[in-house]
This is a predicted structure of a 391-nucleotide part of an RNA (large-subunit ribosomal RNA, domain III) from a wastewater metagenome. Model confidence (mean pLDDT): 83 of 100. The RNAcentral record of the full RNA draws on SILVA.
Context: one part of a larger RNA
This record gives sequence, C1' cells and structure tokens, in this order.
RNA sequence: GAGUAGCGAAAAGAAAGGUGAGAAUCCUUUCCACCGAAAGCAUAAGGAUUCCUGAGCAACGAUCGUCGUCUCAGGGUAAGUCGGGACCUAAUCCGAGGCAGAGAGCGUAGGAGAUGGACAACUGGUUGAUAUUCCAGUACCGGUAGUAAUUGUUUGAGCAAUGGAGUGACACAGAAGGGCAGGCAAGCAUGCGAAUGGAAGAGCAUGUGUAAGCGUGUAGGGUGGUGCAUAGGCAAAUCCGUGCACUGAAAGCCUGAGGCGUGAUGCGGAGUGAGCAGAGAUGCGAGCGAAGUUGUUGACCCCACACUGUCGAGAAAAGCUUCUAGUGAGAGAGCUACCGCCCGUACCGUAAACCGACACAGGUAGGCGGGGAGAGAAUCCUAAGGUGCGC
Repeated sequence: GAGUAGCGAAAAGAAAGGUGAGAAUCCUUUCCACCGAAAGCAUAAGGAUUCCUGAGCAACGAUCGUCGUCUCAGGGUAAGUCGGGACCUAAUCCGAGGCAGAGAGCGUAGGAGAUGGACAACUGGUUGAUAUUCCAGUACCGGUAGUAAUUGUUUGAGCAAUGGAGUGACACAGAAGGGCAGGCAAGCAUGCGAAUGGAAGAGCAUGUGUAAGCGUGUAGGGUGGUGCAUAGGCAAAUCCGUGCACUGAAAGCCUGAGGCGUGAUGCGGAGUGAGCAGAGAUGCGAGCGAAGUUGUUGACCCCACACUGUCGAGAAAAGCUUCUAGUGAGAGAGCUACCGCCCGUACCGUAAACCGACACAGGUAGGCGGGGAGAGAAUCCUAAGGUGCGC
C1' cells in the first nucleotide's frame, strides 16, 4: 500500500425463551423462506473412526463460538441364509515339464482371476451409537445322532463318475396380453367444533396395512406320444443321436407371474392414555387399541428375451438332470434332538468425510424417486424428508 480488495453462489431470515464469564452465529419453540428425478432415501467405489456420549476452546473453522467433521476421554460395527471365501469359469495374469539359450521372452498340463453363472430368511420390535446380524414370531438349507413305516442283501437296495448326453446358454428391435407395486376416489373407523361475518353440512383432519415360507396350480408359454432296431457319441449305456413301425391334433408332460387359503386368535395401527417431569404451555410415556371394503387408474417392475421380426448371427465353466462304468450291505419317508467355519458390517457416499494443495460454485457408477397441472424423469407448486449455503 491499507484497515483497502476479499470473507467462495442473491435459497432469507425474524422473534422469544434457555445456557453461559461472554451469544447475530450454540440449544428449544413459533413464524418465514429454499430443494423435492433432489439440495430426499438406501448402495458400489474411495476414505478409515470422520459414528455415539461426556468434558473442553490454545490452534483449526475465512467473523463469532458456550458450537463443530476440531482437542481430550470413554463407548460403538454381533450373520448357517446379506456381500466375499471354503463353488465355477471370462478377459487377463502366473506357469511343472517344454521351446528358447547374453539379458530378456513364449507357452502345454495346471492354477489364479468377477464386472458374469450357481447358491438356503422373512416380518415386526429394540439402542445414545448395530441390525435380513440382537430380540420376538414364523421359515428354509446342509450335516450328525436317535426313533421308525417301508425296503434290500447276487432275483443287487442305495450311492454314483474326473467319463457320455441334455440343460445351463445369452444379440438387437418391435408389438400385444395377463398381473403386481404404486396412486386416486368413494365407503368405513376415530377425532374436531375453529378467537373474526357465515358454516352440524354433500363439513374438516387423520387412518384404512401386513412378508418369507407352506398348500393349491391359474392367465400364459413350450413340447407330439409309444414301441423296436442300432457300424455314431474314443470303453459301456436303458441316455443322446439315427432309422423303422404304430398312433395323435388334444390330451399328457415341462414351465409359469399372479390370485386364493394358510402364515395371522399374530404383528402393526389413527387415536386414547395410567404415571413421571414442569408454575404453566407442554414433553416423555407403560398400557389399551377402531376401521381395514369397493371402484378406478397404472408402470421403464414380474410372467419373459416368452412371442414376432431382423442381420452384424449374438461367452465359458461349474451347477442341475439323465446314462452307464464302477461300488455295494444296508438304505430309509416322516418325526425328535443337536451342530453350522473365516473376512466385511460403525459413519460419509452429487459430498465439509471420495478425486480436485482448501470445510473449493468443478468431477463421481447403478437402484428407489409420492401428489396437482402436464405427453413427460420437461417446467411450476408441493408431501415425506432435508436445508437457509460459518460474517
């Protein structure tokens, strides 16, 4: 220079009460304002205690500070079923032998490796902080033991490949149908009587819910069925393939949302409310606990890549089913009891906690995303919820 520029989105604050040495900034209340396909909710990545409680204010916070994502101390993350591993493989990587032969490198068998496949749990409650993890209720999966109907021991039950076959198993576009979630309206239930002109009415406000599992097997979709033979599927096969014969056009079989019943004499539930605190307003709150129907609308979700169409012709393996090879003296529906390993789980997550040197107007993958108007996730207003951007 200069007490100058600036104090980081122009969404916006105001008042009262409280706490305190100290309050524009902290807490509470009442108004006001802003977002609402987000500035809400729950995840992935990343971060790594930032979470909660108590005590603090030197520094950090662009002011202040009694406050904080700051300092100090204590506490907090509970799983057979969620995600990952004890399963599978893709790209890619490693790689016994091997190739090569300065150093390096390549690569078979094999292995590692999810962003994919397979795989058994839902609803409610609870904490200051965790919950599909704790608790309550109701389940399911795998295993062990007991009991046991039944069944088998060469007339072979059961198990069953590292082998065979099928399935798993896949692109894009389009249209139609059936549903569910969700919404709205009426009805129903409970409550209210409004300080100011009117309002007991076709009034106002709030609520009207319920899972997995188990049973049933629907709308729909797919598929012909039976018998015999068999040089193929590296052995075998009753399986698959191939051939022949008989028969059929709607039955059977496979699949399949939803609905209904049960789960549920449960849970939840507006409201009411003993009691406690307070001068009061009011707050906390055990207990009790109504209604729960009908109509309409309706998805990008489910049936389901199911159907139709097209050309660019759209992973693999495990798993599952089946077939034998093999093994083989026990097996076993149902019921009862018991067992179930390792890691993650707090919190932020369109952000003051991640990436940007900062509490930075930038960047950051997928899911849910109500109402009125509207073609709409546009736009405006708004619910739940969140916030007023630290002078």